RNA sequence: GGGCCUGUAGCUCAGUUGGUUAGAGCCGGCGUCUUAUAAGCGUCAGGUCGGUGGUUCAAGCCCACCCGGGCCUA
Numbered sequence: 001g002g003g004c005c006u007g008u009a010g011c012u013c014a015g016u017u018g019g020u021u022a023g024a025g026c027c028g029g030c031g032u033c034u035u036a037u038a039a040g041c042g043u044c045a046g047g048u049c050g051g052u053g054g055u056u057c058a059a060g061c062c063c064a065c066c067c068g069g070g071c072c073u074a
Base pairs, nucleotide, nucleotide: 001073002072003071004070005069006068007067010026011025012024013023019057028044029043030042031041032040050066051065052064053063054062
């Protein structure tokens, strides 16, 4: 240089054919339980869905470019 995959919460990930409030587990805060701690249970917080632009009535999802990561190849 060429090809392919990938980027969603602090971490690991789901999100089907574009449409119902953007979710789960872990982590964290608070409560409950306990003599106390842990575990369990309940609850809350946490996101410009990598960036910019485009298509569309509507984009995490489709298209273009850019950025980061990974694999293959020369």

The RNA shown here (transfer RNA) has 74 nucleotides and comes from a Bacteroidales bacterium. The sequence is in RNAcentral, with records from ENA. The prediction has a mean pLDDT of 81. NCBI's taxonomy places the organism under Bacteria, Pseudomonadati, Bacteroidota, Bacteroidia, Bacteroidales.